[in-house]
A computed fold for a 392-nucleotide RNA from Lapillicoccus jejuensis, annotated as Bacterial RNase P class A. Rfam family: Bacterial RNase P class A. It is annotated as a ribozyme. The prediction has a mean pLDDT of 78.

RNA sequence: UGAGCCGGUCAGGCGGCCGCGUCAGGACCGUCCCGCGAGGGGCGGGCCUGCCGAGGAACGUCCGGGCUCCACAGGGCGAGGUGGUGGCCAACAGCCACCCGGAGUGAUCCGCGGGACAGUGCCACAGAGAACAGACCGCCUCCGGACCGCGAGGUCCGGCGGUAAGGGUGAAACGGUGGUGUAAGAGACCACCAGCGCCCCCGGUGACGGGGGCGGCUCGGUAAACCCCACCUGGAGCAAGUCCAGACAGCAGGCGUUCGAGGGCGGCCCGCCCGAGCCUGCGGGUAGGACGCUGGAACCGGUCAGCGAUGGCCGGUCGAGAUGGAUGGUCGCCACCGCGCUCCCGGCGACGGGACGCGGGACAGAACCCGGCGUACCGACCGGCUCAUCCC
Numbered sequence: 001u002g003a004g005c006c007g008g009u010c011a012g013g014c015g016g017c018c019g020c021g022u023c024a025g026g027a028c029c030g031u032c033c034c035g036c037g038a039g040g041g042g043c044g045g046g047c048c049u050g051c052c053g054a055g056g057a058a059c060g061u062c063c064g065g066g067c068u069c070c071a072c073a074g075g076g077c078g079a080g081g082u083g084g085u086g087g088c089c090a091a092c093a094g095c096c097a098c099c100c101g102g103a104g105u106g107a108u109c110c111g112c113g114g115g116a117c118a119g120u121g122c123c124a125c126a127g128a129g130a131a132c133a134g135a136c137c138g139c140c141u142c143c144g145g146a147c148c149g150c151g152a153g154g155u156c157c158g159g160c161g162g163u164a165a166g167g168g169u170g171a172a173a174c175g176g177u178g179g180u181g182u183a184a185g186a187g188a189c190c191a192c193c194a195g196c197g198c199c200c201c202c203g204g205u206g207a208c209g210g211g212g213g214c215g216g217c218u219c220g221g222u223a224a225a226c227c228c229c230a231c232c233u234g235g236a237g238c239a240a241g242u243c244c245a246g247a248c249a250g251c252a253g254g255c256g257u258u259c260g261a262g263g264g265c266g267g268c269c270c271g272c273c274c275g276a277g278c279c280u281g282c283g284g285g286u287a288g289g290a291c292g293c294u295g296g297a298a299c300c301g302g303u304c305a306g307c308g309a310u311g312g313c314c315g316g317u318c319g320a321g322a323u324g325g326a327u328g329g330u331c332g333c334c335a336c337c338g339c340g341c342u343c344c345c346g347g348c349g350a351c352g353g354g355a356c357g358c359g360g361g362a363c364a365g366a367a368c369c370c371g372g373c374g375u376a377c378c379g380a381c382c383g384g385c386u387c388a389u390c391c392c
Base pairs, nucleotide, nucleotide: 001388002387003386004385005384006383007382008381009380010379012334013333014332015331016330017329018328020053021052023050024049025048026047028045029044030043031042032041033040034039055363059374060373062372063371064370065369066368067237068236069235070234079233080232081231082230083229084098085097086096087095088094099113100111101110102109103108114228115227119226120225121222122221123220136167137166138163139162140161142159143158144157145156146155147154148153175193176192177191178190179189180188194218196215197214198213199212200211201210202209203208241291242290243289244288250282251281252280253279254278255277262274263273264272265271298317299316300315301314302313303312304311305310336360337359338358339357340356342355343354344353345352346351
């Protein structure tokens, strides 16, 4: 310099004008209540001031938890989920480190990574044959026939057989190479190699790795097919749930109408006055309102332990809480990026820098709260590493 790999940060800034929401404070208006009154209080409304006001994914709602209500002696069946090992975590299908397998020269990436000698099923197309397999071509002995040859024998055709070495099909054909052997062949036998099982030793917490010995010589794949093994799991969700709690009609019951319910005066009784309705329940725990509602496995900085995920300690900070649902619009300047028959500067040149003009800035928005995963995204910046080439 070129090509890549991995991780992280940001998601333009400042100002003017207009606008929105919660909360706090203030003055005003309306209304109701209390008070003889000055005044005080409640509710509602707009106004002014102040503080704060979306995200890295607030998204999808795919997992896991907190919280709430319901259910629950214990165990089993069933259903669902998870699946290398060790660790982290409140928990997880997440994360970290490692192991094994695969891809890449490499940094690095990918793996739905238990079991296929418990059983069952399936293996398309092609192919003769797809699982205790299979003779299509080929190879070989024998038998019969024809032909050639003096003969030994050879060639061709047909048949009974043998043969898994070779060809061919396939993703996969029942170990590989070499030799012995044979009519031809074959783990039939032998040597080495690969694989499987068992045993022993060494290293590791472990997955596993390294080494040695023995064995029959070889056992296909598929469990995001049933199934088996180990472990985990009760259900529903903030429209969870809790509290306050009406009005009108209508219905039911009770008491009462000169044997007076109820009301007014009053602290109460007596008394005086009015007097035909009054009370309770249902309607309805409905309408409506409030709580849950945001301070938490929180965030930021430092430090210690750890390879790391993460955890401990210390200090600091408070950062939306709406309920038809606010967090916006516009203009100017600056910064960033792209473009230019434009201009200037540098350079032999490719090109670089500046000015000016035009254009661009995404994906997307809380609604109980967290931890993950997945997906979307104009771009800008930072750090670490790899490979190639050149120079010292």